RNA sequence: GUCUCUAUAGCUCAGUGGUAGAGCGAAAGAUUGCAGAUCUUUAGGUCACUCGUUCGAUCCGGGUUAGGGACU
Numbered sequence: 001g002u003c004u005c006u007a008u009a010g011c012u013c014a015g016u017g018g019u020a021g022a023g024c025g026a027a028a029g030a031u032u033g034c035a036g037a038u039c040u041u042u043a044g045g046u047c048a049c050u051c052g053u054u055c056g057a058u059c060c061g062g063g064u065u066a067g068g069g070a071c072u
Stems, first nucleotide, its partner, number of pairs: 001071007010024004018055001026042005048064005
């Protein structure tokens, strides 16, 4: 330099056009002599940024940024 993949909650990841979810973690409650385990609930999101397509975009297209891989 060329090609390609990825970017979503604190972490690991789902979600292929119609109000964004799970597991783990955090907080509160139940339980327990205390703790752990278990159960219930709650909080936590500019879906990397930007422009476009669309009635409507996490999702489709262009560009930018960051990271991974292949080739030279």

This is a predicted structure of a 72-nucleotide RNA (transfer RNA) from Kalaharituber pfeilii. Rfam family: tRNA. By type it is a transfer RNA. Rfam describes the family as follows. Transfer RNA (tRNA) molecules are approximately 80 nucleotides in length. The source organism's lineage runs through Eukaryota, Fungi, Ascomycota, Pezizomycetes and Kalaharituber. The prediction has a mean pLDDT of 83.